This is a predicted structure of a 457-nucleotide part of an RNA (small-subunit ribosomal RNA, 3' major domain) from an uncultured bacterium.

[in-house]
Context: one part of a larger RNA
RNA sequence: UGACGGGUCCCCGCACAAGCAGCGGAGCGUGUGGUUUAAUUCGAGGGUACGCGAAGAACCUUACCAGGGUUUGACAUGCUAGUGGUAGUGAAGCGAAAGCGGAACGACCCUUCGGGGAGCUAGCACAGGUGCUGCAUGGCUGUCGUCAGCUCGUGUCGUGAGAUGUCAGGUUAAGUCCUGUAACGAGCGCAACCCUCGUCGCUAGUUAUACGUGUCUAGCGAGACUGCCCGUGAUAAACGGGAGGAAGGUGAGGAUGAUGUCAAGUCAGCAUGGCCUUUAUAUCCUGGGCUACACACACGCUACAAUGGCCGAGACAGAGGGAAGCGAAGGAGAGAUUCGGAGCGGAUCCCAAAAAAGCGGUCACAGUUCGGAUUGUGGGCUGCAACCCGCCCACAUGAAGUCGGAGUUGCUAGUAAUCGCGAAUCAGCAUGUCGCGGUGAAUACGUUCCCGGGCCU
Numbered sequence: 001u002g003a004c005g006g007g008u009c010c011c012c013g014c015a016c017a018a019g020c021a022g023c024g025g026a027g028c029g030u031g032u033g034g035u036u037u038a039a040u041u042c043g044a045g046g047g048u049a050c051g052c053g054a055a056g057a058a059c060c061u062u063a064c065c066a067g068g069g070u071u072u073g074a075c076a077u078g079c080u081a082g083u084g085g086u087a088g089u090g091a092a093g094c095g096a097a098a099g100c101g102g103a104a105c106g107a108c109c110c111u112u113c114g115g116g117g118a119g120c121u122a123g124c125a126c127a128g129g130u131g132c133u134g135c136a137u138g139g140c141u142g143u144c145g146u147c148a149g150c151u152c153g154u155g156u157c158g159u160g161a162g163a164u165g166u167c168a169g170g171u172u173a174a175g176u177c178c179u180g181u182a183a184c185g186a187g188c189g190c191a192a193c194c195c196u197c198g199u200c201g202c203u204a205g206u207u208a209u210a211c212g213u214g215u216c217u218a219g220c221g222a223g224a225c226u227g228c229c230c231g232u233g234a235u236a237a238a239c240g241g242g243a244g245g246a247a248g249g250u251g252a253g254g255a256u257g258a259u260g261u262c263a264a265g266u267c268a269g270c271a272u273g274g275c276c277u278u279u280a281u282a283u284c285c286u287g288g289g290c291u292a293c294a295c296a297c298a299c300g301c302u303a304c305a306a307u308g309g310c311c312g313a314g315a316c317a318g319a320g321g322g323a324a325g326c327g328a329a330g331g332a333g334a335g336a337u338u339c340g341g342a343g344c345g346g347a348u349c350c351c352a353a354a355a356a357a358g359c360g361g362u363c364a365c366a367g368u369u370c371g372g373a374u375u376g377u378g379g380g381c382u383g384c385a386a387c388c389c390g391c392c393c394a395c396a397u398g399a400a401g402u403c404g405g406a407g408u409u410g411c412u413a414g415u416a417a418u419c420g421c422g423a424a425u426c427a428g429c430a431u432g433u434c435g436c437g438g439u440g441a442a443u444a445c446g447u448u449c450c451c452g453g454g455c456c457u
Base pairs, nucleotide, nucleotide: 007457010454011453012452013451015447016446019411020410021409022408023407026302027301028300029299030298031297032296033295034293035292042053043052064288065287066286067285068284069283070282073126077125078124079123080122081121082120083119088105089104093100094099108117109116110115128277129276131275132274133273137271138270139266140265141264142262144260149188150187151186152185153184154183155164156163157162167180168179169178170177194254195253196252197251199222200221201220202219203218204217205216209212225248228242229241230240231239232238304404308363309362310361311360312359320351321350322349325344326343330339331338332337370401375396376395377394378393379392380391381390417439418438419437420436421435422434423433
């Protein structure tokens, strides 16, 4: 000087408390461990791994395993030599395919007409490696933490390491600001500048629209600054209350992450040093595996019902996506779906039905008209192909489960809870992820305690 303390003072945070809904028990989904396996590819490991890399493993992907092939190679550059029946197309035959095989057809560009180029063949340099090392690295990322901190110049003090500034009294979300002061200033952070939402004005308007001074769309402006008033305060900073206002003291949300910490993570995104490999640790193909299953954990979904289940008629969104696409009307089917093909590169057409809610009916507390696992049969769709191993529909089947031990998670407002909708990935395949709107709470006395953090000592 730091770090640490079951030392002290002060302060903050869904940290506790006050509440609401959960998880932990059940079934299933996904991830992980373990076990198994020819292989169950690899990484991630307290917080900061475990619906994580993976925004989507039937083949492919794919890195793993078995078997079958290739060896200048699936891919790049260079050199040498050869090459017009050359490049390319490639029949029969063998084969699971890769590959082997080779009948037959058969070229191009430049040219000084010698040749050169491209391609192919052979050889040599080399290619290749998701092989190792994230403790050799770049880049990127997580985390403390959107916490309020981290530093520098000059000056001063100290023999010096260093200190001061950055401290004290107030104040703030904030090293925010004020006052004091051997300090005076400055930089990176804070804040502001950026985006979205909320109010108003102007302008413009097709595909929106009630045909208009409205809604909406989208561009430009205005508006909020403790600006005004009262009080408290030190005549300060600021705080409490009020007015006006759509909005009030950071209006709400987002983006933005200082110096550093964890030899944190990533050599499998990419790049890259070194090491290793080179008829194999490279590469191609078929099939299998990554989907196994006594079990354990993590995160979810669905429930255990009457604030409900089922049936009927009928309402109200937002944000998105659409051309090898979205696919209407109409027809068929009980349904998945199918026939159909209008319109639309889309404020025009389509996906598209919003669902919960409300109204009417039924069920009457039961393992039930709750719950839907599991299993059987028959179908549909995608795709070369659904056996391993996809999704959906119908009929039948109808498991556990009657609110969950110790413990533990999220959330302070349009939030939690609950309800549905969309998108990325994607041929097909979400209970995941990222968004969107509908309905819409309870509680916060307070800071003693638990956890994390900040300042002084």